[in-house]
RNA sequence: GGGCCUAUAGUUCAGCGGUAGAAUGCCUCCAUGGCAUGGAGGAGGCCGGGGUUCAAUUCCCCGUAGGUCCA
Numbered sequence: 001g002g003g004c005c006u007a008u009a010g011u012u013c014a015g016c017g018g019u020a021g022a023a024u025g026c027c028u029c030c031a032u033g034g035c036a037u038g039g040a041g042g043a044g045g046c047c048g049g050g051g052u053u054c055a056a057u058u059c060c061c062c063g064u065a066g067g068u069c070c071a
Stems, first nucleotide, its partner, number of pairs: 001070007010024004018054001026042006047063005
């Protein structure tokens, strides 16, 4: 320098045009004399900028960061 892959919640990952979910963590409440544990509820997120579209996390382009292969 070139090809390919990845970027979504604090963490690990789904979701691939129409409201963004799970596990775990965090907060509150309940059960227990208390702890462990269990139950109920809550807060919290689409890497950045453009484009296409009625509508973009999703498709296209350019970047940024990481991974991988080639040179």
The prediction has a mean pLDDT of 83. This is a predicted structure of a 71-nucleotide RNA (transfer RNA) from Parcubacteria group bacterium GW2011_GWF1_45_5. It was read from a public genome assembly. It matches the Rfam family "tRNA". Rfam describes the family as follows. Transfer RNA (tRNA) molecules are approximately 80 nucleotides in length. It is annotated as a transfer RNA.